The RNA shown here (c-di-GMP-I riboswitch aptamer) has 90 nucleotides and comes from an uncultured Anaerolineae bacterium. Rfam family: c-di-GMP-I riboswitch aptamer. Rfam links the family to the GO term cyclic-di-GMP binding.
[in-house]
Order: sequence, then C1' cells, then structure tokens
RNA sequence: AUUCGAUAAAGGCAAACCCGGUGAAAACCGGUGACGCAAAGCCACGGGUCUAAAACUUCCUUCGGAAGCCACGACCGCCGGGCCGCCGAA
Repeated sequence: AUUCGAUAAAGGCAAACCCGGUGAAAACCGGUGACGCAAAGCCACGGGUCUAAAACUUCCUUCGGAAGCCACGACCGCCGGGCCGCCGAA
C1' cells in the first nucleotide's frame, strides 16, 4: 500500500413511532428515539423502486371534476459503479 473485518480500541451514523415545518405527492429538514450499519460517508453515472404536480389526451359538463399517460421530482438505509475515510487481530 492492497485485500480482509475481530466478543479489539477510539469513536461515528441513526430505522420505525411521535412532535414541528416544507412539498401536489413521493419524500425531505429539525427535535425526540435507536432498528440496525465497517462505509447506513459523499455522488443520481447504470439498473431498480416510489410519487404524478405541470403539460397532453379522453370522458362528464357544474366555474370544475374524473381517468389515462408520464419525470424535469424522490429514494445512496435497494443493487452495481465512482470518490474520500478510522483502526489493525486472524
């Protein structure tokens, strides 16, 4: 240095529920709280999953409503990939 990851050491992150806020929603931010995580650090590059506002189309016709389609939205704690990183038993 690269693999690898221990009943090691020092630490770190923080699921769900609940409270407040943002958003059309998915979800996100903060507080609480810990399910767990050796990258549960960062990046939407590939795959996948979620939502469907706007636009478009169709129908109803009641100013409006319903349905279809669909990311430019979201998820890195879904997988792969890229970048950075603590420690050092076997």
Model confidence (mean pLDDT): 88 of 100.